[in-house]
Molecule: SAM riboswitch aptamer (S box leader)
Organism: Hymenobacter cyanobacteriorum
RNA sequence: CUGCUAUCCAGAAAGACCGAGGGACCGGGCCCGAUGACGUCUUGGCAACCUACCGCGAGUAGGUGCCAACUCCCGUUUCACCGUAUUUUUUGGUGAAAGAAGAUGACAG
Numbered sequence: 001c002u003g004c005u006a007u008c009c010a011g012a013a014a015g016a017c018c019g020a021g022g023g024a025c026c027g028g029g030c031c032c033g034a035u036g037a038c039g040u041c042u043u044g045g046c047a048a049c050c051u052a053c054c055g056c057g058a059g060u061a062g063g064u065g066c067c068a069a070c071u072c073c074c075g076u077u078u079c080a081c082c083g084u085a086u087u088u089u090u091u092g093g094u095g096a097a098a099g100a101a102g103a104u105g106a107c108a109g
Base pairs, nucleotide, nucleotide: 001109002108003107005105006104007103008102013043014042015041016040017039021032022031023030026075027074028073029072044067045066046065049063050062051061052060053059054057071101076098077097078096079095080094081093082092083091085089
């Protein structure tokens, strides 16, 4: 990097350094940010995907992961309801389900 599979409405921040953008990409919205975001490092924490062990548990240790906002929200499709113009379709709103894309783990190449 590719394939496959599981999960994605819960949870969990301090310090130091840096210095202007950041929230994956494109468009729209919204938000974070010189009261220092993003990033890096240290420490701490959350969680429980994989492995080992045991007294089998909300256990311990290890490999990862994660620590603003649902994966920040919308975008595609279908359905339901309400409205609109029409006459067999246009368009708006609300809600639900599915999908795409993405993230992380496990496995395979």